This is a predicted structure of a 353-nucleotide part of an RNA (small-subunit ribosomal RNA, central domain) from an uncultured bacterium. Model confidence (mean pLDDT): 90 of 100. Rfam family: Bacterial small subunit ribosomal RNA. Its family is annotated with ribosome and structural constituent of ribosome in the Gene Ontology.
Context: one part of a larger RNA
RNA sequence: CUGGGCGUAAAGCGCACGCAGGCGGCGGCGCACGUGGGGUGUGAAAUCGCUCGGCUUAACCGAGCGCGGCCACCUCAUACGGCGUCGCUCGAGCCCGAGAGAGGUCCGUGGAAUUGCCGGUGUAGUGGUGAAAUGCGUAGAGAUCGGCAGGAACACCCAGGGGGAAGCCAGCGGACUGGCUCGGUGCUGACGCUCAGGUGCGAGAGCGUGGGGAGCGAACUGGAUUAGAUACCCAGGUAGUCCACGCCGUAAACGAUGGACACUCGGCGUUUGGGCGGCUUCUGGUCGCCUGGGCGCCCUAGCUAACGCGAUAAGUGUCCCGCCUGGGAACUACGAGCGCAAGCUUAAAACUC
Numbered sequence: 001c002u003g004g005g006c007g008u009a010a011a012g013c014g015c016a017c018g019c020a021g022g023c024g025g026c027g028g029c030g031c032a033c034g035u036g037g038g039g040u041g042u043g044a045a046a047u048c049g050c051u052c053g054g055c056u057u058a059a060c061c062g063a064g065c066g067c068g069g070c071c072a073c074c075u076c077a078u079a080c081g082g083c084g085u086c087g088c089u090c091g092a093g094c095c096c097g098a099g100a101g102a103g104g105u106c107c108g109u110g111g112a113a114u115u116g117c118c119g120g121u122g123u124a125g126u127g128g129u130g131a132a133a134u135g136c137g138u139a140g141a142g143a144u145c146g147g148c149a150g151g152a153a154c155a156c157c158c159a160g161g162g163g164g165a166a167g168c169c170a171g172c173g174g175a176c177u178g179g180c181u182c183g184g185u186g187c188u189g190a191c192g193c194u195c196a197g198g199u200g201c202g203a204g205a206g207c208g209u210g211g212g213g214a215g216c217g218a219a220c221u222g223g224a225u226u227a228g229a230u231a232c233c234c235a236g237g238u239a240g241u242c243c244a245c246g247c248c249g250u251a252a253a254c255g256a257u258g259g260a261c262a263c264u265c266g267g268c269g270u271u272u273g274g275g276c277g278g279c280u281u282c283u284g285g286u287c288g289c290c291u292g293g294g295c296g297c298c299c300u301a302g303c304u305a306a307c308g309c310g311a312u313a314a315g316u317g318u319c320c321c322g323c324c325u326g327g328g329a330a331c332u333a334c335g336a337g338c339g340c341a342a343g344c345u346u347a348a349a350a351c352u353c
Stems, first nucleotide, its partner, number of pairs: 003325004007307002012321001014201004021194003025088007033081002035077007048066007091191001092188003095184005103177007110154001115149007125136002162169002206247006215241002220236004258320006266298015302309002326353003335346004
């Protein structure tokens, strides 16, 4: 020095990229830095072990012998790690050919519906609730027909479906653009994995400037309810919700499950490729088998405190990162960084149980 853990008990950073660092495939040769053996030197006293002895014993004390890491030098070994060099292709990447998809950004465009305005018909209600009332309406509402305007969201298709790193992404068309999968085995030849700091992305709300504003709707006003009702219900309604640009940087940002790789029984469904075969009303359809990539359900072994997980592991292993260490005080104070602000990130203690 070496603890145990992180789905639900405390604990996986919201997600990614990635410098340093840590870790790293197969074979040959070399070096001998790590590593291991031997030798020499050193290894004070006390301590420790053994033996003998002194206090009536022991503790304690004395003497002798022994052990003794690290270290230095010499020498030997070369399996593993390291370094150098040569080679390899199964990891990784590239190329060619196909494929699916709400992946992203921008531009355009469509219909339904709500609302408002204009006009027609038409007359006394309408709206709303548990019941009402506020509200709207004879200055003609509501209903109904036609027209116009504007904003926002896209029914059916739609699925236990798909895509994306996550946040998230859905009418239709176009332009630009990212990723993924399969097939061919043509090219490079370990180029890899992870990642403290760092950087970027990041729902909603909120902020700044300018626009927009149909519906909805914090705040606010009124009507009810009630003991009260600063609520739940009703009628209104500003910010906001929408757009552009710039901030903010949070979340039950969840699979409450970090990433990569390898290994470990099966069954069923679904989505998207490739191959072979059967039937066929052959640009197609359908069924079966084999083989890849996703998304799900059930289960074996195993794991788990149980619940459950179970090839999409919470099983068996390796590598790297993050995090936890009783409850409260405290997702706080102080300090620091960031922010226009709101606040965010980092993060205690006294005291208390």